[in-house]
RNA sequence: GAGCGAUAAGAGCAAACCCAUCGAAAGGUGGGGGCGCAAAGCCACGGGUCCUCGGAAGGCCAGGACAGCCGGGUUGCCGAC
Numbered sequence: 001g002a003g004c005g006a007u008a009a010g011a012g013c014a015a016a017c018c019c020a021u022c023g024a025a026a027g028g029u030g031g032g033g034g035c036g037c038a039a040a041g042c043c044a045c046g047g048g049u050c051c052u053c054g055g056a057a058g059g060c061c062a063g064g065a066c067a068g069c070c071g072g073g074u075u076g077c078c079g080a081c
Stems, first nucleotide, its partner, number of pairs: 003081001004079002012037002017032006035068001041074003045071003048066005054061002
């Protein structure tokens, strides 16, 4: 440096559900919670899924959401093997 990811160490994140709050919705944010996670850090670029205050419109368009669906990009802790 590359691979790989341990019944390792220290840290980190936080599903469902509940409460508050924002949003038309998907969903977001804060608190509790803890199923899980070695990128479950970040980026909607490709695919996918979800939503509809809109456009004449179930499918098309447009806009939006999901990074904890898959791929890609990018940054990064530890070190048994």